[in-house]
Context: one part of a larger RNA
Molecule: small-subunit ribosomal RNA, 5' domain
Organism: uncultured bacterium
RNA sequence: GGAUGAACGCUGGCGGCAUGCCUAAUACAUGCAAGUCGAACGAGAGACCUUCGGGUCUCUAGUGGCGAACGGGUGAGUAACACGUAGGGAACCUGCCCGUGCACCGGGAAUACGCUCUGGAAACGGAGAACAAAUCCCGAUGUACAGGAAGGAGGCAUCUUCUUUCUGUGAAACAUCCUCUAGGGGAUGGGGCGCGGAUGGACCUGCGGUGCAUUAGUUGGUUGGCGGGGUAAAGGCCCACCAAGACGAUGAUGCAUAGCCGGCCUGAGAGGGCGGACGGCCACAUUGGGACUGAGACACGGCCCAGACACCUACGGGUGGCAGCAGUCGAGAAUCAUUCACAAUGGGGGAAACCCUGAUGGUGCGACGCCGCGUGGGGGAAUGAAGGUCUUCGGAUUGUAAACCCCUGUCAUGUGGGAGCAAAUUAAAAAGAUAGUACCACAAGAGGAAGAGACGGCUAACUCUGUGCCAGCAGCCGCGGUAAUACAGAGGUCUCAAGCGUUGUUC
Repeated sequence: GGAUGAACGCUGGCGGCAUGCCUAAUACAUGCAAGUCGAACGAGAGACCUUCGGGUCUCUAGUGGCGAACGGGUGAGUAACACGUAGGGAACCUGCCCGUGCACCGGGAAUACGCUCUGGAAACGGAGAACAAAUCCCGAUGUACAGGAAGGAGGCAUCUUCUUUCUGUGAAACAUCCUCUAGGGGAUGGGGCGCGGAUGGACCUGCGGUGCAUUAGUUGGUUGGCGGGGUAAAGGCCCACCAAGACGAUGAUGCAUAGCCGGCCUGAGAGGGCGGACGGCCACAUUGGGACUGAGACACGGCCCAGACACCUACGGGUGGCAGCAGUCGAGAAUCAUUCACAAUGGGGGAAACCCUGAUGGUGCGACGCCGCGUGGGGGAAUGAAGGUCUUCGGAUUGUAAACCCCUGUCAUGUGGGAGCAAAUUAAAAAGAUAGUACCACAAGAGGAAGAGACGGCUAACUCUGUGCCAGCAGCCGCGGUAAUACAGAGGUCUCAAGCGUUGUUC
């Protein structure tokens, strides 16, 4: 000198863009953050219409489907194939999406909701009788898939591929609308089984990035083999048997520290430091463990068990998990609103309308940072007012500074007008949180807007008074003991400027 998620002191006009718990991964009141589908299904309630047959609409809980594994947070753990990079597979999976081939037949009761009875303070249940439909459940069939055999071709040991044959496994579902010649046909959406793609993921390997040797030996499923189990899949991943190996001064093991990267800061570079915001990956969700469901989890707002903590209780028993968005206590030098909207972008559901979305878009707060603008301009009765300061008492300086004259109107203020970001869609229209904001026009008046630090040298900027090794200053050298340009005050000056200094950290 640069930089900073900064803090502190003094000061503080406006705007744009960014950014804001670095500490206690401490504890959390309250509200919200994941639902949706009636074009899968039956039931109940209400309203309306009714030709009294019924029909239409809305709502509610339930069955069922999809989603809830995304999005959002945090950095505790992790020195590891966690990450980065380059590869591998003759060892894998992949809902929704795209392409393509084939098929779509028959049957079934159970159970919820509701009803009755009943336990409990509550949370939550228990029992009984009967009952519904389905895209729920079961069966059949099989283009297929798996396995065996024979033959051909190829390879890298297990193998790959083609043909034939045998055995086994194993699917399905409809809904709305239009039309109808009553057989059906069509549109849209959905469903089944394969193959291929895409996307996402799992696994393996080379290399790379850290401190300590005042850590030198470590290891028993340990290292390898054979056979099995398990998995989507290779593998001591697990197991039985066999062998005795495996790692290590090219630093094993141990301890400490740490999420990794793209990048960021600095530097001429080499390097050094860092990993906050944004993007990619990983890990975690009160602590520890476990599985279930599912295409996908060993699952932040799911389940079970155990622990700690907290809350409710009628003492029998229950409930909870903000490292989601706000917010509270606490810790701390220190870090914001219990705000608006789904209008845009994106996501979930739905045929759609639409619903949900603290993702996101906005607004608010903080000079925390960067950038821009302003706090007026010109003249000036200057042979320089008053006041202040200094003085050799002549004067000098503050100083064109003020007054005064002439202008301007940025910003702020007031009044009026007033957006775009919006296109898709539709017969046509309606529809913007931000926002009465930006912007435009007009109006009035210099009116509302300057401080901070420094002035001995380094280092730009000097005098007076007070103090008297005191009080104090100080980054280093050093100042202060009666003439202090170094302390304190004042005048003046210098430097930056809505900031200026100090402190911390880093190059």